[in-house]
Context: one part of a larger RNA
RNA sequence: UUGGGUGUAAAGGGCAGGUAGGUGGCUCUAUAAGUGAGGGGUGAAAUCCUGCGGUUUAAUCGUUGAACUGCCUUUCAAACUGCUUGACUUGAGAGUGUUAGGGGAGAAUGGAAUUCCCGGUGUAAGGGUGAAAUCUGUAGAUAUCGGGAAGAACACCAACAGCGAAGGCAAUUUUCUGGGUCACUUCUGACGCUGAGCUGCGAAAGCUAGGGGAGCAAACAGAAUUAGAUACUCUGGUAGUCCUAGCCGUAAACGAUGAGUACUAGGUGUUGGUUCCUUCGGGAAUCAGUGCCGAAGCUAACGCAUUAAGUACUCCACCUGGGGACUACGGUCGCAAGGCUAAAACUC
Numbered sequence: 001u002u003g004g005g006u007g008u009a010a011a012g013g014g015c016a017g018g019u020a021g022g023u024g025g026c027u028c029u030a031u032a033a034g035u036g037a038g039g040g041g042u043g044a045a046a047u048c049c050u051g052c053g054g055u056u057u058a059a060u061c062g063u064u065g066a067a068c069u070g071c072c073u074u075u076c077a078a079a080c081u082g083c084u085u086g087a088c089u090u091g092a093g094a095g096u097g098u099u100a101g102g103g104g105a106g107a108a109u110g111g112a113a114u115u116c117c118c119g120g121u122g123u124a125a126g127g128g129u130g131a132a133a134u135c136u137g138u139a140g141a142u143a144u145c146g147g148g149a150a151g152a153a154c155a156c157c158a159a160c161a162g163c164g165a166a167g168g169c170a171a172u173u174u175u176c177u178g179g180g181u182c183a184c185u186u187c188u189g190a191c192g193c194u195g196a197g198c199u200g201c202g203a204a205a206g207c208u209a210g211g212g213g214a215g216c217a218a219a220c221a222g223a224a225u226u227a228g229a230u231a232c233u234c235u236g237g238u239a240g241u242c243c244u245a246g247c248c249g250u251a252a253a254c255g256a257u258g259a260g261u262a263c264u265a266g267g268u269g270u271u272g273g274u275u276c277c278u279u280c281g282g283g284a285a286u287c288a289g290u291g292c293c294g295a296a297g298c299u300a301a302c303g304c305a306u307u308a309a310g311u312a313c314u315c316c317a318c319c320u321g322g323g324g325a326c327u328a329c330g331g332u333c334g335c336a337a338g339g340c341u342a343a344a345a346c347u348c
Base pairs, nucleotide, nucleotide: 004319005318006317007302008301012316014201015200016199017198021194022193023192025088027086031082033081034080035077036076037075038074039073040072041071042070049065051063052062053061091191092188093187094186095184096183097182099180103177104176105175106174107173108172109171110154114150115149116148117147118146119145120144121143125136126135162169163168206247207246208245209244210243211242215241216240220236221235222234223233258315259314260313261312262311263310266293267292268291269290270289271288272287273286274285275284276283277282297304298303321348322347323346330341331340332339333338
C1' cells in the first nucleotide's frame, strides 16, 4: 500500500464558525465531457502465452496465432454523473404568533454563616486527637449578649429536572443580549451537508501589572505517629483562591462513543409546547428534549439497542506490537512554565 478498524483491546480532533476541496432533493429541456456499443488506424521487434517444427531429449532456436488490457479517430445511444435551460416544495432559510430556561455580559440589593474590632455578663479553662502535644487563655480566653467592619460563597427550593457548541451555568431585582421549542404553512426556491489549512471560544493550575485578602490553603514552621515519616493526623501559615486588564491553551476537556441525513418492535418515567376527549380526577394523539428496561440486529465479551455500538450513504479526524517516547533534534507559538508538530539507535 491493499485490507481492516477507532465505547472498554492501538485509534474520534476539547468545542464551534468557516475557506479550498469532496458530496448533494424532485422535474423538464438541450448537450455529449464522463459512460456504453460498433467501425477504422495505430499499439516496432524481442519478451510472455498457444499450436507446430528442428537440435536423440532439455535449455536454446525457428515459425503460426493470440495478446499487447493503451492511444487517436469516426458513427450511434442518452438511463446515470457532469454541464445548460425552465419549473417544483418535501431539505434549508425567512415571516407571524406562542413558549420554557442556573444561556451570556453589566449594575444594584439581601440574609445566614465565618473571622476580626469595641463594649457588657462571667471564670478557668478552651482547642485538638485513636491518645496526645505544639497552640489560645487570669494582661480575662472559650461561652453568651449588643454594636461595628471586611471578604468570599449563595443552605432550603434541587430533581433521574433545565439551559448552553463545548468549557460550563444556581441568592434576589433590573438593563442589554444569543440560541432553542411548538403552531400556522404566508414567503424564498436546493440557497443543503461536511470541512484540510485558517479564525474564535476553551475548567483548574500557572504567568504579567494593579487592586483585594474573611475563610480555605500548595510551599514552609512546629506538635505527634513511626525503626525512619521529607507523609497520612493536629496547631499555625505564605503564594494562590476573589476583582480589573492581558497571556497561557492544557485535562479521565468522558457518553473514554466526530458531524449530518434516512430507515428499523415495544414498554415505562419525566421536562416544554400543540390538538382532541373528559365522569374535570385525568386520558389519548403528536412534536422537541431528557432517563430507565427491553425485540430484531450488532458485539470478543461486557453491553448497545429510534438519544444505536443496528441497517446504509456523504465528509472530516485518527490507528497499525510493547518499551525507548505525550521523548531528542529541527520548526513554530509563549514573558516564562511550557504547548503543538514529531523520529531513530537500542531492546523485548
Molecule: small-subunit ribosomal RNA, central domain
Organism: uncultured prokaryote